[in-house]
RNA sequence: CAGGCCGGCCGGGCGGUCGCGCCUCGCCUUCGCGGCGGGGUGAGGAAAGUCCGGGCUCCACAGGGCGCGGUGCUGGGUAACACCCAGGCGGGGUAACCCGCGGACAGGGCCACAGAAACAGACCGCCAGCGGGCACCGGCGGCCGGAAGGUCGCCGGUGCUGCGGGCAAGGGUGAAAAGGUGGUGUAAGAGACCACCGGCGCCCGGGGUGACCCGGGCGGCCAGGCAACCCCCACCGGGAGCAAGGCCAAGCAGGGGCGAGCAGGGGUGCAGUUCGCUGCGCCCUCACGGGGCGGCCCGUCCCGUCCGAGCCCCGGGUAGGCCGCUCGAGGCGGCGGGCAACCGCCGUCCCAGAUAGAUGACCGCCACCCCGGCGGACGCGAUCGAUCGCGUCCCCACGGGGUACAGAACCCGGCUUACAGGCCGACCUGGGUG
Numbered sequence: 001c002a003g004g005c006c007g008g009c010c011g012g013g014c015g016g017u018c019g020c021g022c023c024u025c026g027c028c029u030u031c032g033c034g035g036c037g038g039g040g041u042g043a044g045g046a047a048a049g050u051c052c053g054g055g056c057u058c059c060a061c062a063g064g065g066c067g068c069g070g071u072g073c074u075g076g077g078u079a080a081c082a083c084c085c086a087g088g089c090g091g092g093g094u095a096a097c098c099c100g101c102g103g104a105c106a107g108g109g110c111c112a113c114a115g116a117a118a119c120a121g122a123c124c125g126c127c128a129g130c131g132g133g134c135a136c137c138g139g140c141g142g143c144c145g146g147a148a149g150g151u152c153g154c155c156g157g158u159g160c161u162g163c164g165g166g167c168a169a170g171g172g173u174g175a176a177a178a179g180g181u182g183g184u185g186u187a188a189g190a191g192a193c194c195a196c197c198g199g200c201g202c203c204c205g206g207g208g209u210g211a212c213c214c215g216g217g218c219g220g221c222c223a224g225g226c227a228a229c230c231c232c233c234a235c236c237g238g239g240a241g242c243a244a245g246g247c248c249a250a251g252c253a254g255g256g257g258c259g260a261g262c263a264g265g266g267g268u269g270c271a272g273u274u275c276g277c278u279g280c281g282c283c284c285u286c287a288c289g290g291g292g293c294g295g296c297c298c299g300u301c302c303c304g305u306c307c308g309a310g311c312c313c314c315g316g317g318u319a320g321g322c323c324g325c326u327c328g329a330g331g332c333g334g335c336g337g338g339c340a341a342c343c344g345c346c347g348u349c350c351c352a353g354a355u356a357g358a359u360g361a362c363c364g365c366c367a368c369c370c371c372g373g374c375g376g377a378c379g380c381g382a383u384c385g386a387u388c389g390c391g392u393c394c395c396c397a398c399g400g401g402g403u404a405c406a407g408a409a410c411c412c413g414g415c416u417u418a419c420a421g422g423c424c425g426a427c428c429u430g431g432g433u434g
Stems, first nucleotide, its partner, number of pairs: 001430004006425005012366007020042009044405001048416002051414005056241004068237005073087005088101005102232002107230002109226003123171002125167003129163002132161013179197006198222002200219008245323004254314005261307001264285009287305007330349008367403006373396001375394008
C1' cells in the first nucleotide's frame, strides 16, 4: 500500500425569525390552568417488528397427575430469557475468524424424481446344476466310394435359449445404495476369513467442576437419512394484559320520597253536542297489597291503588375527567473482585410524559459526502518532437446536488430488521521499502 476480518462509537453544529407539548413563577381574570409575559425542559440507536424474557396490575388457585406449549453440548452470568460470556466437539476458510449442537440399537411414520431396491432388494451381470432344441468343433462306429470325401447314428465340448437356484464383486439410478486397500477362499462370490487403515460400542488407567480429551485393551459390531413428523429423556411454564386496574361522575333509563293539579271503574241527574261522546254534581265500589290487634287462621280497624309537571334522595354506570405515569434490575465517574459476561462499594446527576397524540418550518454561515471543473505530480499509450488522450494521487478557485433509516405512548433486559455518510481500535493475508 492492497485485500480481508472483528469490535466500539457518531449519525450534523452555530446564529436569527416564527411556532408546539409539559413544568414553574409573576400579572390579569368573566375564575374555566382561561389569557399575557419570564424561566426551565422536550425522541432513538434502533423509539420500529411485537419475536422472546421479566417487573407491575387484575382474575383463578390445597396437593398431585394427565394433557398442552417451550427450551435443548458443558460451566457460568442474570430478576428472567430463545440473551450474553468462557469452554468442548464437528464443519468452512491459507489465516484473522465464521457457522452449527440432546436421543435414529425404545417404538411408529416418511424418504420427491430416477432406480430392481430407500433398508435387507436383484434390472443388467457372475456362477454351478437340470432339460429340450439349433449352430459349430472334435472323436468313434455303420454305409457309399479306388481315394479325397459325403451321409447316418452315438459320445464329448463351446455358444445361444428354457427352468428352478446361489451371489452381491462389477455396471447402471440417485442428494443418499451395505466401510476402504491388499490377500486367502470359492462353482461364482461376500467381513465369510486374515493383515493394515477408518468408524462404532464396551472395559481399564490418567486429566478436567463438566461437555470432553489423552493412552491402553477387547469385540467383526460396520444396516443410510429425517426428531421444525409423532415420539423418548431432562428442565421450565396458571390466564389475561395500561383498552391492565382504580377513583370521581353530566345526560338518558331504573328505584324511592314529597307532590301543585287531576281523579280509576260502575250507576244516575243536569247541561252541551258534529249524537260517537264530553263537562259538572251525587251515590256505590269487588278485589289486591302493606301495617296494627293476635301464637296462627278467620275476623276487624287504618292506609295505599290511576295520571302526574317540578324538586330531592339512592345504587350501578356511559360520555367526560383524574390516578396508574414515569426515580429506574437508572446514567456517569472512581475503587475492588472476576479470563469474561457480570457483580459489590463509594461519590455524583435527574434525564419527555403527550392522549388524536407536542420536539417543527424557513433563512444565513460552517462541517461532511458525491458530480462537474482550474492547477500540480507520477505512470501508460500515441507522436520524430511540441503536444494530446487515459488512469491514480494531492490541492482545491468556482458551480450544482445530497445529509439517511425512522419517530416515544406503562416500564425494563434482549433478539431481529432498516440506515446517507463518517470516526476509532485490535487482528490476519499478500506485496513494497528502510
Predicted 3D model of a 434-nucleotide RNA (Bacterial RNase P class A) from a Thermoflexia bacterium.
Its mean pLDDT, the model's own confidence on a scale to 100, is 76.
It was read from a public genome assembly, where an Rfam model found it.